A computed fold for an 80-nucleotide RNA from a Candidatus Acetothermia bacterium, annotated as c-di-GMP-I-GGC riboswitch aptamer. Its Rfam family is "c-di-GMP-I-GGC riboswitch aptamer". Gene Ontology term of the family: cyclic-di-GMP binding. Its mean pLDDT, the model's own confidence on a scale to 100, is 83.
RNA sequence: UUUGCAAAAGGUAAACCUUUCGUGAGAUAGGGGCACAAAGCUACAGUUCUCUAAAGUUAGAGAAGGCUGGGCUGCCAAAA
Numbered sequence: 001u002u003u004g005c006a007a008a009a010g011g012u013a014a015a016c017c018u019u020u021c022g023u024g025a026g027a028u029a030g031g032g033g034c035a036c037a038a039a040g041c042u043a044c045a046g047u048u049c050u051c052u053a054a055a056g057u058u059a060g061a062g063a064a065g066g067c068u069g070g071g072c073u074g075c076c077a078a079a080a
Base pairs, nucleotide, nucleotide: 001079002078003077004076011036012035016031017030018029020027021026034066040072041071042070044069045068046067047064048063049062050061051060052059053058
């Protein structure tokens, strides 16, 4: 630097259940384990969703990083 077929160490944790918070999308914690080689971080672009005000199809405030792209960082192994 490239790759993630195989092996090993370690990591994350979907649905669902419980708790608390929130009008809501959702979030925290515990259980759980579908999956993940960036399923680590980041709302910058796209996208999806919620609430409010509208009724001109728009404005404002939010949610999602386990949807795609971009940016930043990184473990193990293999090959060169």